[in-house]
RNA sequence: GGGCCUAUAGCUCAACGGUAGAGCAUCCCGUUCGCAUCGGGAAGAUAUGGGUUCGACUCCCAUUAGGUCCA
Repeated sequence: GGGCCUAUAGCUCAACGGUAGAGCAUCCCGUUCGCAUCGGGAAGAUAUGGGUUCGACUCCCAUUAGGUCCA
């Protein structure tokens, strides 16, 4: 220098172009004499900037970061 892969919640991961979900963690309530367990609820995210589209996590381009291969 070039090719490929990855980037979503605090962590690990989902998501036919049509309302972004789950587990664990955090907080609240119930249950208990109390703690734990259990049950119910809440908050919390699409790496950045553009483009296509009625509509983009999803398709296209560039950039950033990480990984991998070639030179």
This is a predicted structure of a 71-nucleotide RNA (transfer RNA) from a bacterium. It matches the Rfam family "tRNA". It is annotated as a transfer RNA. The coordinates come from a structure-prediction model, not an experiment, and the mean pLDDT is 84.